[in-house]
RNA sequence: GCAGGCGUAGCCAAGCGGAAUGGCAACCGGCUUUUAACCGGUAUAUCACGGGUUCGAAUCCUGUCGCCUGCA
Repeated sequence: GCAGGCGUAGCCAAGCGGAAUGGCAACCGGCUUUUAACCGGUAUAUCACGGGUUCGAAUCCUGUCGCCUGCA
């Protein structure tokens, strides 16, 4: 330099046009002498950033940035 893939909460993932779901972690409560485990609940993501398409975009198109893989 060329090609492909990926970017979603503190961490790991799901969701592929009708607006974000789960696990772990955090916090509160229950149980327990206490801790852990277990059970119940709560909060947290303008979906990497800009632009476009659309009634409507995490999702489609485009540019930029970052990471990974392959080729040279």